[in-house]
Context: one part of a larger RNA
Molecule: small-subunit ribosomal RNA, 5' domain
Organism: uncultured bacterium
RNA sequence: GGACGAACGCUGGCGGCGUGCUUAACACAUGCAAGUCGAACGGGAUUAAGCGGGAAGUUUACUUUUUGCUUAAUUUAGUGGCGGACGGGUGAGUAACGCGUGGAUAACCUGCCCACUAGCCUGGGAUAACGCCUGGAAACGGGUGCUAAUACCGGAUAUUCUCACUGGGUUGCCUGGCCUUGUGAGGAAAGGAUUCCGCUAAUGGAUGGGUCCGCGUCCCAUUAGCUUGUUGGUAGGGUAAUGGCCUACCAAGGCGACGAUGGGUAGCCGGCCUGAGAGGGCGACCGGCCACACUGGAACUGAGACACGGUCCAGACUCCUACGGGAGGCAGCAGUGGGGAAUCUUCCGCAAUGGGCGCAAGCCUGACGGAGCAACGCCGCGUGAGCGAAGAAGGCCUUCGGGUUGUAAAGCUCUGUCCAGGGGGAAGAAAAAAAUGACGGUACCCCUGGAGGAAGCCUCGGCUAACUACGUGCCAGCAGCCGCGGUAAAACGUAGGGGGCAAGCGUUGUCC
Numbered sequence: 001g002g003a004c005g006a007a008c009g010c011u012g013g014c015g016g017c018g019u020g021c022u023u024a025a026c027a028c029a030u031g032c033a034a035g036u037c038g039a040a041c042g043g044g045a046u047u048a049a050g051c052g053g054g055a056a057g058u059u060u061a062c063u064u065u066u067u068g069c070u071u072a073a074u075u076u077a078g079u080g081g082c083g084g085a086c087g088g089g090u091g092a093g094u095a096a097c098g099c100g101u102g103g104a105u106a107a108c109c110u111g112c113c114c115a116c117u118a119g120c121c122u123g124g125g126a127u128a129a130c131g132c133c134u135g136g137a138a139a140c141g142g143g144u145g146c147u148a149a150u151a152c153c154g155g156a157u158a159u160u161c162u163c164a165c166u167g168g169g170u171u172g173c174c175u176g177g178c179c180u181u182g183u184g185a186g187g188a189a190a191g192g193a194u195u196c197c198g199c200u201a202a203u204g205g206a207u208g209g210g211u212c213c214g215c216g217u218c219c220c221a222u223u224a225g226c227u228u229g230u231u232g233g234u235a236g237g238g239u240a241a242u243g244g245c246c247u248a249c250c251a252a253g254g255c256g257a258c259g260a261u262g263g264g265u266a267g268c269c270g271g272c273c274u275g276a277g278a279g280g281g282c283g284a285c286c287g288g289c290c291a292c293a294c295u296g297g298a299a300c301u302g303a304g305a306c307a308c309g310g311u312c313c314a315g316a317c318u319c320c321u322a323c324g325g326g327a328g329g330c331a332g333c334a335g336u337g338g339g340g341a342a343u344c345u346u347c348c349g350c351a352a353u354g355g356g357c358g359c360a361a362g363c364c365u366g367a368c369g370g371a372g373c374a375a376c377g378c379c380g381c382g383u384g385a386g387c388g389a390a391g392a393a394g395g396c397c398u399u400c401g402g403g404u405u406g407u408a409a410a411g412c413u414c415u416g417u418c419c420a421g422g423g424g425g426a427a428g429a430a431a432a433a434a435a436u437g438a439c440g441g442u443a444c445c446c447c448u449g450g451a452g453g454a455a456g457c458c459u460c461g462g463c464u465a466a467c468u469a470c471g472u473g474c475c476a477g478c479a480g481c482c483g484c485g486g487u488a489a490a491a492c493g494u495a496g497g498g499g500g501c502a503a504g505c506g507u508u509g510u511c512c
Base pairs, nucleotide, nucleotide: 001512002511003510004509006508007507008506009505010504013381014380015379016378017377018376019374020373021339026337027336028335030334031333032332035082036081037080040079041078043076044075045074046073047072048071049070050069051068052067053066054065055064056063057062058061089292090291091290098217099216100215101214102213103212104211105210108209109208113205114204115203117201118200119199121155122154123153124152130145131144132143133142134141135140161186162185163184164183165182167180168179169178170177171176191197192196218264219263220262225255226254227253230252231251232250233249234248235247236246237245267289268288269287270286271282272281273280274279294315295314296313297312298311317328318327319326320325345371347370348369349368353367354365355364356363357362384414385413386412387411394405395404396403397402418453419449420448421447422446423445424444428439456501457500458499459498460497461482462481463480467496468495469494470493471492477484478483
């Protein structure tokens, strides 16, 4: 000198764009953050219409009311489907194939999506909801009876699917891959609506992942030895898949000064800061990957999890309780307490972009789009412009002549950025049309008003740009270094003047 997610002191007009718990992965009141589909299914409720029965009134064919069935519309607790594995947060752990980079998978999976081929035949038994009974303070149940499905289970059929046996061809990179002959065995399905949406089997693609390998990835040797599923083999189990991943048996190996093991520290990267570069430091925001979700452990479901707002067990903590037993998890968005030098609103909207569900209408979406707060940062603008005296007053200094503040002010002539009031008023919104804007009556434009409402901070001994007076008298104080102060201090304090930067200026901290 530059930089910062900064903080502190003094000061503070506006706008745009960004950024905002670096500390306690400390504890959390309250609200919201993941639902959706009635075009899968039975039932319930409400309304309307039609038909039938009953009752009342009477004008005897009408009104009122009640009840049953059917139809339609709306609605939805339950069964069922898809989604809750995405999106959002955090950086605790991790020195590791975690990450980066380059490869391998002839050792693998992939819902929704795309292409193509074939199919969707025939049966069955349940169960929630609901009714009745019943336990419990509650959370939540138990018994019994009934019922539906795209829920569940049989049978049929079926290949280029799977398995076993079998013959041939071709090829590679070791195990092998691909094509093909025959035999046997096994395995499917679901309908709903009426331009369609689905279901089953197989192949290919796309996308997303799993696994393995080469190289790279901090400090300490005042850590020198470490290891028994340890290292390898055989067989089996397990997995989508290779593998001591696991088990049994066999062998005795494996790693290490090219730093094993141990300890400390740490999420990694694209990047960011600095620097001429080499390098050094950092990993906030944004993007990619990983890990975690009160702490520890475990599996279930599923295409996908060992699952932040799912389940189970244990623990700590908090809460409810009728004392028998239950409930909870903000490292989602706001917000509270605490910690701290320090870090925001319990805001608006789904209008846009994107996501989930749905044929759709649409519903949900604290993702997101916006607004609010904070000079926290960067950038831009303003606080007025021109003229105006051999130069007012006041202040300060003075050799008492004057000098300086100083064209500065006053005064005159103007301007209108910002500001105030009034008027108009967007783009962002899209498919043939219509409709649809949170921001927002915002940006922007026009008119009117009037210099009015808008400057401070640090510094002036040398480094280093800027000097005098008074006060103080090794006191009070200053200070980044050298050093100032003990009676004329340009170094302390105040004043005048000057210098620097400017809505900021200084100080502190950290890095280069």